[in-house]
Description: Model confidence (mean pLDDT): 85 of 100. Small-subunit ribosomal RNA, 5' domain from an uncultured bacterium, 543 nucleotides, folded computationally. Its Rfam family is "Bacterial small subunit ribosomal RNA".

Context: one part of a larger RNA
RNA sequence: AACGAACGCUGGCGGCGUGGAUAAGACAUGCAAGUCGAACGGGGUCAGGCUGCGAUUACAUCAAGGCCUGGUUCAGUGGCGGACGGGUGCGUAACACGUGAGUAAUCUGCCGGGGGGAGGGGGAUAGCCCGUGGAAACGCGGAUUAAUACCCUGUGCGGUUUCGGCUGGCAUCAGCCGGGGACCAAAGGCGCUGUUAAAGGCGCCGCCCUCCGAUGAACUCGCGGCCUAUCAGCUUGUUGGUGCGGGUAACGGCCCACCAAGGCGAUGACGGGUAGCCGGUCUGAGAGGAUGACCGGCCACACUGGAACUGAGACACGGUCCAGACACCUGCGGGUGGCAGCAGUCGAGAAUCAUUCACAAUGGGGGAAACCCUGAUGGUGUGACACCACGUGGAGGAUGAAGGUCUUCGGAUUGUAAACUCCUGUCAUGAGAGAGUAAGGCCGGGCGAGGAAAUGCGCGCCGGCGUGAGAGUAUCUCAAGAGGAAGAGACGGCUAACUCUGUGCCAGCAGCCGCGGUAAUACAGAGGUCUCAAGCGUUGUUC
Numbered sequence: 001a002a003c004g005a006a007c008g009c010u011g012g013c014g015g016c017g018u019g020g021a022u023a024a025g026a027c028a029u030g031c032a033a034g035u036c037g038a039a040c041g042g043g044g045u046c047a048g049g050c051u052g053c054g055a056u057u058a059c060a061u062c063a064a065g066g067c068c069u070g071g072u073u074c075a076g077u078g079g080c081g082g083a084c085g086g087g088u089g090c091g092u093a094a095c096a097c098g099u100g101a102g103u104a105a106u107c108u109g110c111c112g113g114g115g116g117g118a119g120g121g122g123g124a125u126a127g128c129c130c131g132u133g134g135a136a137a138c139g140c141g142g143a144u145u146a147a148u149a150c151c152c153u154g155u156g157c158g159g160u161u162u163c164g165g166c167u168g169g170c171a172u173c174a175g176c177c178g179g180g181g182a183c184c185a186a187a188g189g190c191g192c193u194g195u196u197a198a199a200g201g202c203g204c205c206g207c208c209c210u211c212c213g214a215u216g217a218a219c220u221c222g223c224g225g226c227c228u229a230u231c232a233g234c235u236u237g238u239u240g241g242u243g244c245g246g247g248u249a250a251c252g253g254c255c256c257a258c259c260a261a262g263g264c265g266a267u268g269a270c271g272g273g274u275a276g277c278c279g280g281u282c283u284g285a286g287a288g289g290a291u292g293a294c295c296g297g298c299c300a301c302a303c304u305g306g307a308a309c310u311g312a313g314a315c316a317c318g319g320u321c322c323a324g325a326c327a328c329c330u331g332c333g334g335g336u337g338g339c340a341g342c343a344g345u346c347g348a349g350a351a352u353c354a355u356u357c358a359c360a361a362u363g364g365g366g367g368a369a370a371c372c373c374u375g376a377u378g379g380u381g382u383g384a385c386a387c388c389a390c391g392u393g394g395a396g397g398a399u400g401a402a403g404g405u406c407u408u409c410g411g412a413u414u415g416u417a418a419a420c421u422c423c424u425g426u427c428a429u430g431a432g433a434g435a436g437u438a439a440g441g442c443c444g445g446g447c448g449a450g451g452a453a454a455u456g457c458g459c460g461c462c463g464g465c466g467u468g469a470g471a472g473u474a475u476c477u478c479a480a481g482a483g484g485a486a487g488a489g490a491c492g493g494c495u496a497a498c499u500c501u502g503u504g505c506c507a508g509c510a511g512c513c514g515c516g517g518u519a520a521u522a523c524a525g526a527g528g529u530c531u532c533a534a535g536c537g538u539u540g541u542u543c
Base pairs, nucleotide, nucleotide: 001542002541003540005539006538007537008536009535012390014388015387017385018383019382025346026345027344029343030342031341034080035079036078039077040076042074043073044072045071046070047069048068049067050066051065054062055061056060087301088300089299097224098223099222100221101220102219103218106217107216111213112212113211114210115209116208117207119153120152121151122150129142130141131140132139133138158184159183160182161181162180163178164177165176166175167174168173188205189204190203191202192201193200226273227272228271233264234263235262238261239260240259241258242257243256245255246254276298277297278296279295280291281290282289283288303324304323305322306321307320326337327336328335329334354380356379357378358377362376363374364373365372366371393423394422395421396420403414404413405412406411427484429479430478431477432476433475441465442464443463444462445461446459447458448457487532488531489530490529491528492513493512494511498527499526500525501524502523508515509514
């Protein structure tokens, strides 16, 4: 000098940060990932229209039920997203990280650009209904139904595989040209127009194949960064090869069969200990040393261990399966759960906050959109935990009052300090006014490109409507009144600051030197003084 600090005494206000460092201990409760009806068929409900068993019947009305349309809602099929965002640092001494290269050994949903296409057909299934098992969780059987779900088939611009030639390359190869065979696709929805209804045409969103890009990811290599030799030898898929082997998006002992006997090591192998790495942070004149909280990048993990499935992407925190420990429910047959998400509880600890508000903003997921979801995020709360700022009044005021302390008893000091007089109004208090954060969005009109036309598309060009959690907050104005706001440590030397009383090697102090045994500036109290100040000291740790 510094700190994610703790402890003691004390404590007015604001801003901005920051707060489970220990038990990766166990967790009650709530929330943290949904969304799309413009992919699909149903159930409930509401409204409108048509019909209508029947009731009252003069017109007519009511009305179980059925059909159609629209709104809303529920679960289901289907799509996209749950691989992001958020948490933690257990493991890891490793291509984990940093940095620099490489992939002629690779993949990439959504997004952008280019080219081409979407023909014909089929069978199911959830839901609903019926029956049935079970305490529950959850099933089982039958009948029936839809799709952008699933399957078969046609076509092949193209792609994959293979052969030949040319060019390029160190090379396994890459590009181009040519030839033959084999394999590989698809889905619709909404709107406008049109019509009795349609067909059709157009627009938008999707679908399939393929090339390029972008983004993200995977793999390989050089170099770099801990301690230990009281660890000196280690290794058998080990090291290399063959096999158009298997496997992968892809190279590879990654895996397998066979063959060879290699490979690493005092430039520290192997073993042991410790540890997430970095940008940075702290310190220091620097070199260096220490460190890796918050924020940002990468990695690893998700009760413990193992495994795969789905998918563009996981071997998947709030998915699945198996095993284990723990906990809970049970009708004892069997089931359920995973806060290292946000709050919160217990525990351990010197020690670390609210079971808060809002999606208004920023961002993310879904959706054509409206919108929905979002403990990400934005806010508020809490802790002097850190930093910064402000205040606790200002001026005048001497018989230098009283009181205290000391005294050589004269006085000195506290001390302009107080009282008293005159002011001021920061902050806090009360009253009033009152933001910015809001851009979007929706409705109507206008203009433009395009089109046969219309919808759709582009342009804040105009008008209207409405959107703020924080919050009646920030800020401003007014009012009243010095009123509500100072402590902590030290005073022997280092080191700024001295006397009295008590005590008597006792009680005690102490960072070092050292004080205390009857005159203690070193213990304890008091007065005074010094230093910092809403803090001051102590302890711990680093330089």